RNAcentral holds the sequence, with entries from ENA. Transfer RNA from an Anaerolineae bacterium, 73 nucleotides, folded computationally. Lineage of the source: Bacteria > Bacillati > Chloroflexota > Anaerolineae. It matches the Rfam family "tRNA".
RNA sequence: AGCGGGGUAGCCAAGUGGUUAAGGCACCGGGUUCAUAUCCCGGAUACCGGCGGUUCAAAUCCGCCCCCCGCCA
Numbered sequence: 001a002g003c004g005g006g007g008u009a010g011c012c013a014a015g016u017g018g019u020u021a022a023g024g025c026a027c028c029g030g031g032u033u034c035a036u037a038u039c040c041c042g043g044a045u046a047c048c049g050g051c052g053g054u055u056c057a058a059a060u061c062c063g064c065c066c067c068c069c070g071c072c073a
Base pairs, nucleotide, nucleotide: 002071003070004069005068006067007066010025011024012023018056027043028042029041030040031039049065050064051063052062053061
């Protein structure tokens, strides 16, 4: 080279065509406590690897490219 899987927030991770893209950890603010931890409430953060195409509409479908893991050799 070839084949398969994957790339979504600081980290993990759901979503496979149709509102403003779940959730957990971490972070910030508040409550609770003598204080810390736990626990409870609230908040911010992702235009979804890049470019192009299809479509009224794309994280989702198609093409090419980049990166990671595995298989074959």